[in-house]
RNA sequence: GCCAGAAUAGCUCAGUUGGUAGAGCAAUUGUUUUGUAAACAAUAGGUCCUCAGUUCGAAUCUGAGUUCUGGCU
Numbered sequence: 001g002c003c004a005g006a007a008u009a010g011c012u013c014a015g016u017u018g019g020u021a022g023a024g025c026a027a028u029u030g031u032u033u034u035g036u037a038a039a040c041a042a043u044a045g046g047u048c049c050u051c052a053g054u055u056c057g058a059a060u061c062u063g064a065g066u067u068c069u070g071g072c073u
Stems, first nucleotide, its partner, number of pairs: 001072007010025004019056001027043005049065005
């Protein structure tokens, strides 16, 4: 330099053909216990990497950029 892939909650990851985004773990609160842990119930946590475009409507489609990973030279 070229090609491909990835970027979504604190962490690991889903998200179907475009219709207002979820799980597990972690956190907080409550119940239970002499107490802690465990168990159970509930709550909170997101500008879906950035900018622009298409569309009535974009995490999803298109373009550019950034970072990371792999391959080729």
Background
The RNA shown here (transfer RNA) has 73 nucleotides and comes from an uncultured bacterium. It matches the Rfam family "tRNA". Rfam describes the family as follows. Transfer RNA (tRNA) molecules are approximately 80 nucleotides in length. The coordinates come from a structure-prediction model, not an experiment, and the mean pLDDT is 80.